[in-house]
RNA sequence: AAAGUGGAUUAAGCGAUCGCGCUUCGUGCUCGCAUGGAGCGAGGAAAGUCCGGACUCCACAGGACAAGGUGGCCGUUAACCGCGGCCUCGAGUGAUCGAGGGAAAGUACCACAGAAAUCAUACCGCCUGCUGUUAACGCAGCCGGUAAGGGUGAAAUGGCGAGGUAAGAGCUCACCGGUUCGCCAGUGAUGGUGAACGCAUGGCAAACCCCACCUGGAGCAAGACCAAAUAGGAGGGUUGGGUGGUCCGCCCGCAGCCCUCGGGUAUGGUCGCUCGAUCUCUUGAGCAAUCAAGAGGCAAGAUGAAUGAUCGCUGUGGCUCAUGCUAUGAGUCAUCACAGAAUCCGGCUUAUCGAUCCACUUUAGCC
RNA sequence: GCGAGAGUGGCGGAACUGGCAGACGCGCUGGACUUAGGAUCCAGUGGGCAACCGUGGGGGUUCGAGUCCCCCCUCUCGCA
Numbered sequence: 001a002a003a004g005u006g007g008a009u010u011a012a013g014c015g016a017u018c019g020c021g022c023u024u025c026g027u028g029c030u031c032g033c034a035u036g037g038a039g040c041g042a043g044g045a046a047a048g049u050c051c052g053g054a055c056u057c058c059a060c061a062g063g064a065c066a067a068g069g070u071g072g073c074c075g076u077u078a079a080c081c082g083c084g085g086c087c088u089c090g091a092g093u094g095a096u097c098g099a100g101g102g103a104a105a106g107u108a109c110c111a112c113a114g115a116a117a118u119c120a121u122a123c124c125g126c127c128u129g130c131u132g133u134u135a136a137c138g139c140a141g142c143c144g145g146u147a148a149g150g151g152u153g154a155a156a157u158g159g160c161g162a163g164g165u166a167a168g169a170g171c172u173c174a175c176c177g178g179u180u181c182g183c184c185a186g187u188g189a190u191g192g193u194g195a196a197c198g199c200a201u202g203g204c205a206a207a208c209c210c211c212a213c214c215u216g217g218a219g220c221a222a223g224a225c226c227a228a229a230u231a232g233g234a235g236g237g238u239u240g241g242g243u244g245g246u247c248c249g250c251c252c253g254c255a256g257c258c259c260u261c262g263g264g265u266a267u268g269g270u271c272g273c274u275c276g277a278u279c280u281c282u283u284g285a286g287c288a289a290u291c292a293a294g295a296g297g298c299a300a301g302a303u304g305a306a307u308g309a310u311c312g313c314u315g316u317g318g319c320u321c322a323u324g325c326u327a328u329g330a331g332u333c334a335u336c337a338c339a340g341a342a343u344c345c346g347g348c349u350u351a352u353c354g355a356u357c358c359a360c361u362u363u364a365g366c367c
Numbered sequence: 368g369c370g371a372g373a374g375u376g377g378c379g380g381a382a383c384u385g386g387c388a389g390a391c392g393c394g395c396u397g398g399a400c401u402u403a404g405g406a407u408c409c410a411g412u413g414g415g416c417a418a419c420c421g422u423g424g425g426g427g428u429u430c431g432a433g434u435c436c437c438c439c440c441u442c443u444c445g446c447a
Base pairs, nucleotide, nucleotide: 001363002362003361004360005359006358007357008356009355010354012314013313014312015311016310017309018308020041021040022039023038024037025036026035027034028033029032043338047349048348050347051346052345053344054343055219056218057217058216062248063247064246065245067215068214069213070212071211072086073085074084075083076082087100088099089098090097091096101210102209106208107207109203110202123150124149125146126145127144129142130141131140132139133138158176159175161173162172163171177199178197179196180195181194182193183192184191185190223271224270225269226268233261234260235259236258237257238256240252241251242250243249278297279296280295281294282293283292284291285290316334317333318332319331320330321329322328323327368446369445370444371443372442373441374440377393378392379391386430394412395411396410397409398408399407413420414419423439424438425437426436427435
């Protein structure tokens, strides 16, 4: 320098005018509005609602079954389908990336093709023998042997070489692979090593299933209170109702309770509501995720739903023109990507203009 | 805001346990019948010359995906 891998940051800046929401202080009065001042006012994803929790109600969430989820190991956490480190296998020259329980408990399935798709089996071929034929080589048929070779298929019962054989075959042997057992290292996944076994065991679990672990249900329209209003109306069901899969258990009730329809009140109000597993900085522990300590900070809380609009300067990018020689100046456009809080947090995923930074790899050249 | 479901020719709608995608109906096109039209009957009907591609889009599992798994898009419904 070129090509690439992994990760991080930012999300135009400053000023003026007008306007909006909340809080607070003041003034005015018709007492809940008006007006003035001050302070604060979107994001890295506020998004999708895909996971996990907090919180609230149902019992303080209990037992069994069912149902669902997760899936190498260790750690981390409030928790997790998250994150970090490590292990094995695969891809890549490499940085790096991707995958991950069990198919030797059982069941099901494996279309078409093929002899045969897991109870086994032989189409072509190869070979001994016998018979027929031929002068002979050979050819045809039959009984057998075989799975080396061909063929089918996504997949065919370890691979490769040598010996062996009529031809072959783990039939025998070496190496590689595999299974079982032991020893050593490691918290562990796993690795190393030794012995035994010629190999018995095809795929599929994002099919049922098995193993281990986890999950009670609903969701801030949860839920609580206040005010106002009305006919405690009609029909049906049940003697019980609630616990939102079932049973037990538990709680409430002893005359109600549940469902539907009808009527009324209201674009009812207040709380929940934003101080929290919180943010920033520093130090320490740890490879890291993360944790601990100290100091400092308080930073939206709307509800037919505020967080905006206009202008100026600077900056950025596109276009045009000029100078001119790769930069500068002028004009013009875009106020500039994705987007936008709605109970709150931790993640994941998806969208994203332009720019900057860090670490590393490969190739080529120079010092 | 919170939660649940759906997407297959032009339209509706099948495809059960993964195995030749589009059964069936409507519509459309051509033909027959009729003087003509309707009705009726017959044939055809996703795209492409073909290989092949097509189940909202993109990935994955599998020999093989409309079907199973994940991420997006669109639509519909419920909840004081």
Predicted 3D model of RNase P RNA and transfer RNA as a complex of 447 nucleotides. It holds a member of the Rfam family "Bacterial RNase P class A". Rfam classes the family as a ribozyme. Its mean pLDDT, the model's own confidence on a scale to 100, is 77.